[in-house]
Notes:
The RNA shown here (Bacterial small signal recognition particle RNA) has 97 nucleotides and comes from a Clostridiales bacterium. The same sequence occurs in records of 2 taxa. The coordinates come from a structure-prediction model, not an experiment, and the mean pLDDT is 77. It matches the Rfam family "Bacterial small signal recognition particle RNA". A reference for the family is Regalia et al. (2002), "Prediction of signal recognition particle RNA genes", Nucleic Acids Res. The family's RNA type in Rfam is non-coding RNA gene. The gene name in the source record is ffs. The model forms 93% of the base pairs in the Rfam consensus.
RNA sequence: UAUGGAGAAUAAACCAAUAAAAGCCUAUGAACCUUGUCAGAUCCGGAAGGAAGCAGCAAUAAGUAGAUACUUUUGUGUGGAAUUAUUCUCCAUAGAG
Repeated sequence: UAUGGAGAAUAAACCAAUAAAAGCCUAUGAACCUUGUCAGAUCCGGAAGGAAGCAGCAAUAAGUAGAUACUUUUGUGUGGAAUUAUUCUCCAUAGAG
């Protein structure tokens, strides 16, 4: 110096486990400043008709609550094949000085 083996350290990575958050699902959810339908009533018109639109009803927004599983993200004094790479140490063999 090269090859092989072993150990240690560092870094990265895969799967699982686990914690949290978000998404998904359900329920609830707006006097008015969301939508639709708008009783009553109002306005325009000679009339036919039209207009705006409160309450109610329905659907939802923000939000709140809940259930199990799934997805994503972040994390780890957990586990698995202990995987890959680098550095260092030791042993063996071979060569050179």